[in-house]
The RNA shown here (transfer RNA) has 73 nucleotides and comes from Hibiscus trionum. Its Rfam family is "tRNA". Rfam classes the family as a transfer RNA. Gene Ontology term of the family: triplet codon-amino acid adaptor activity. The organism belongs to Hibiscus, within Eukaryota. Its mean pLDDT, the model's own confidence on a scale to 100, is 80.
RNA sequence: GCUGGAAUAGCUCAGUAGUUAGAGUGUGUGGCUGUUAAGCACAAGGUUGGAGGUUCGAGCCCUCUUUCUAGCG
Numbered sequence: 001g002c003u004g005g006a007a008u009a010g011c012u013c014a015g016u017a018g019u020u021a022g023a024g025u026g027u028g029u030g031g032c033u034g035u036u037a038a039g040c041a042c043a044a045g046g047u048u049g050g051a052g053g054u055u056c057g058a059g060c061c062c063u064c065u066u067u068c069u070a071g072c073g
Base pairs, nucleotide, nucleotide: 001072002071003070004069005068006067007066010025011024012023013022027043028042029041030040049065050064051063052062053061
């Protein structure tokens, strides 16, 4: 230098058929228990790496860019 992959909640990751963003875990609260833990219920937490474009509508499609990663030279 060229090509591919990844970036979404504190953490690990889903969501690829374009139409109101989810799970597990963690955190908080409540119930439970003689007490703690475990288990149960509920809640908070995200402008989806950044910028622009297409569209009535974009995590998803297009362009540029940042970081990480794999391969080729």